[in-house]
RNA sequence: UCUGUCGAGGAGCGCUGCGAGAGGGUCGUCCUCCUAGGCUCGGCAGAUUUCACUUGUUGCAACGGCGCUCACCCACC
Numbered sequence: 001u002c003u004g005u006c007g008a009g010g011a012g013c014g015c016u017g018c019g020a021g022a023g024g025g026u027c028g029u030c031c032u033c034c035u036a037g038g039c040u041c042g043g044c045a046g047a048u049u050u051c052a053c054u055u056g057u058u059g060c061a062a063c064g065g066c067g068c069u070c071a072c073c074c075a076c077c
Stems, first nucleotide, its partner, number of pairs: 001047009010070006018038001021033005037063001
């Protein structure tokens, strides 16, 4: 760094449907279905790469289409 998996980022309702996925087609990439944690952080495993070795110290965040409701926090009355 990548892949997979688990957890977290308060919760829910409605709407749209880009990407991905599934199906179909006259195969023009068109149509239909699904679809707003697909993002970030952390743990574990593996792969690749880097790194001379060992020890110690240090961290838990920022974001997330539109509308609505609730929760939580602060301030005001």